[in-house]
RNA sequence: GCCGACUUAGCUCAGUGGUAGAGCACACGUUUUGUAAACGUGCGGUCGUCGGUUCAAUCCCGACAGUCGGCU
Numbered sequence: 001g002c003c004g005a006c007u008u009a010g011c012u013c014a015g016u017g018g019u020a021g022a023g024c025a026c027a028c029g030u031u032u033u034g035u036a037a038a039c040g041u042g043c044g045g046u047c048g049u050c051g052g053u054u055c056a057a058u059c060c061c062g063a064c065a066g067u068c069g070g071c072u
Base pairs, nucleotide, nucleotide: 001071002070003069004068005067006066007065010024011023012022013021018055026042027041028040029039030038048064049063050062051061052060
């Protein structure tokens, strides 16, 4: 230099056009003599940034940024 993949909650990841979810973590509660475990409830996200397409974009298109991989 060229090619490809990825970027969503504190972490690991779903979600393939109709207004975003799970597990873990965290807080509170139930339970226990107490702790842990288990169960319940809650908290937490301008979906990397900027544009474009669309009635509507996490999703489609482009550019940029970052991470990873391949080729030279």